[in-house]
């Protein structure tokens, strides 16, 4: 230098155009003599950045950035 993959909650990941979700973690509460486990509830997102298409974009297109892989 060329090509490809990934980027969404604190972490691991879903979500292929129509209100952003789950599990774990954290907080509260119940239970327990207490802890763990368990039940219930709550909190947490400028969906990597910018632009474009569209009535509408996490999703489609373009550029850029970061990480990883391959080629040279």
């Nucleotide at each position: 230098g060329g090509g490809g993959a990934u980027g969404u909650a604190g972490c691991u990941c879903a979500g292929u155009g129509g209100u952003a979700g789950a599990g774990c973690a954290c907080c509260g509460c119940c239970c327990u003599u207490a802890u763990a486990a368990g039940a219930c509830g709550g909190c947490c997102g400028u969906c990597g950045c910018a632009g474009g298409u569209u009535c509408g974009a996490u999703c489609c297109c373009u550029g850029c950035c970061a990480u990883c892989c391959c080629c040279a």
Predicted 3D model of a 72-nucleotide RNA (transfer RNA) from a Candidatus Sungiibacteriota bacterium. Model confidence (mean pLDDT): 81 of 100. It matches the Rfam family "tRNA". Rfam's curators write: Transfer RNA (tRNA) molecules are approximately 80 nucleotides in length. Lineage of the source: Bacteria > Bacteria candidate phyla > Candidatus Sungiibacteriota. The sequence is in RNAcentral, with records from ENA.